[in-house]
Context: one part of a larger RNA
RNA sequence: CUGGGCGUAAAGCGCGCGUAGGCGGUUUAUUAAGUUGGAUGUGAAAGCCCCGGGCUCAACCUGGGAUGGUCAUUCAAAACUAGUAGACUAGAAUGUGAUAGAGGACAGUGGAAUUCCUAGUGUAGCGGUGAAAUGCGUAGAUAUUAGGAGGAACAUCAGUGGCGAAGGCGGCCACCUGGACAGAUACUGACGCUGAGGAACGAAAGCGUGGGGAGCGAACAGGAUUAGAUACCCUGGUAGUCCACGCCGUAAACGAUGUCAACUAGCCGUCUGUGGGCUUGUCCCCUUAGUGGCGCAGCUAACGCGAUAAGUUGACCGCCUGGGGAGUACGGCCGCAAGGUUAAAACUC
Numbered sequence: 001c002u003g004g005g006c007g008u009a010a011a012g013c014g015c016g017c018g019u020a021g022g023c024g025g026u027u028u029a030u031u032a033a034g035u036u037g038g039a040u041g042u043g044a045a046a047g048c049c050c051c052g053g054g055c056u057c058a059a060c061c062u063g064g065g066a067u068g069g070u071c072a073u074u075c076a077a078a079a080c081u082a083g084u085a086g087a088c089u090a091g092a093a094u095g096u097g098a099u100a101g102a103g104g105a106c107a108g109u110g111g112a113a114u115u116c117c118u119a120g121u122g123u124a125g126c127g128g129u130g131a132a133a134u135g136c137g138u139a140g141a142u143a144u145u146a147g148g149a150g151g152a153a154c155a156u157c158a159g160u161g162g163c164g165a166a167g168g169c170g171g172c173c174a175c176c177u178g179g180a181c182a183g184a185u186a187c188u189g190a191c192g193c194u195g196a197g198g199a200a201c202g203a204a205a206g207c208g209u210g211g212g213g214a215g216c217g218a219a220c221a222g223g224a225u226u227a228g229a230u231a232c233c234c235u236g237g238u239a240g241u242c243c244a245c246g247c248c249g250u251a252a253a254c255g256a257u258g259u260c261a262a263c264u265a266g267c268c269g270u271c272u273g274u275g276g277g278c279u280u281g282u283c284c285c286c287u288u289a290g291u292g293g294c295g296c297a298g299c300u301a302a303c304g305c306g307a308u309a310a311g312u313u314g315a316c317c318g319c320c321u322g323g324g325g326a327g328u329a330c331g332g333c334c335g336c337a338a339g340g341u342u343a344a345a346a347c348u349c
Base pairs, nucleotide, nucleotide: 004320005319006318007303008302012317014201017198021194022193023192025088026087027086028085029084030083031082033081034080035077036076037075038074039073040072041071042069049065050064051063052062053061054060091191092188094186095185096184099180103177104176108172109171110154115149116148117147118146119145120144121143125136126135162169163168206247207246208245209244210243211242215241216240220236221235222234223233258316259315260314261313262312263311266294267293268292269291270290273287275285276284277283278281298305299304322349323348324347331342332341333340334339
């Protein structure tokens, strides 16, 4: 240097953007850096290897040859890679008029329900459980009617439906805004792919400051259960859950499956566009971007995957190397802290 892997055995960074780097479409001319060939120089001797010779043989000694280079200089070649100059449109991007959508930010607004308050009716229970009790209630509860307050979440529609890079996103309305996609056409002309570092986003919980606080509810208290019960069940209940701003940066952050591109039998759904057909229908057909179920070939240890690949290939990145010790110690960096990240060894089986 080459050789193995990463759905479930160890192993895909949570996710995109992007620097260096790596890799890169068609075509013409040219250069000759890589590349290829020749020549010259050099690559000491000894050793190794080959053919001989000498000690009786061998070890050993000795003659000749071969070999040995990312080497230097020079001459030549021009297919490929690369450089330069030019051209192209199939990759990529942009314009035009459409489409679907819980994509994002901000402001407003609606009804149902829970709780609380006030008032009316009304009387002895309510509540809760496997059964109870704690609890609430004659200071009038529960139930019921009317009015009011406040916070949070948005039933039905709702769907292996939709959107988003992921996390995630669901009442209605306005405004601002990102992306996607189909068709036709014009335009730029390789502007591309990946991406070490880097910086952005990143559920829940947690933290800081200030608000808010209906319901739920870690901690906590009480009642039960039990041998005990620091639990499961019940009655309460503080942080928190909500908002603004700022941190944290982790999850079974999962499709346990990195991104991009090309190719490879079929069948059946669903969703979004465009087009076509007639018999105008809850219709049929082609095509297209998604999203599901089967399944051939192939792959796989098997399970299974199977055009949304785990098939066949290419480009680039990340990661793995027996179990425990350990995602720990020490050190560095980050953080207000909690802790995160990077990351061993002894020892042991």
Molecule: small-subunit ribosomal RNA, central domain
Organism: uncultured prokaryote